[in-house]
Transfer RNA from Clostridium cylindrosporum DSM 605, 77 nucleotides, folded computationally. RNAcentral holds the sequence, with entries from ENA. A source record names the gene trnR2. Its Rfam family is "tRNA". Rfam links the family to the GO term triplet codon-amino acid adaptor activity. It is annotated as a transfer RNA. The coordinates come from a structure-prediction model, not an experiment, and the mean pLDDT is 81. Taxonomically the source falls in Clostridium cylindrosporum (Bacteria, Bacillati, Clostridiaceae, Clostridium).
RNA sequence: GCGUUGAUAGCUCAGCUGGAUAGAGUAGCUGGCUACGAACCAGUUGGUCGGGGGUUCGAAUCCCUCUCAGCGCACCA
Numbered sequence: 001g002c003g004u005u006g007a008u009a010g011c012u013c014a015g016c017u018g019g020a021u022a023g024a025g026u027a028g029c030u031g032g033c034u035a036c037g038a039a040c041c042a043g044u045u046g047g048u049c050g051g052g053g054g055u056u057c058g059a060a061u062c063c064c065u066c067u068c069a070g071c072g073c074a075c076c077a
Stems, first nucleotide, its partner, number of pairs: 001073007010026004019057001027045006050066005
């Protein structure tokens, strides 16, 4: 340099044939339980869906571009 896959909650991920309020687990917080804690149970908090632009009535989802990361190929006195 070319190709390809990915970026969604603090962390690990789902959702990607466009559709109405964006979810799960875990973590945090509060309460219950307990002699105390862990575990367990209930409730609750947390997201400009990597940045920008475009298409559309409507975009996490489609298109373009940029950034970052993984993998393959090529180049390398």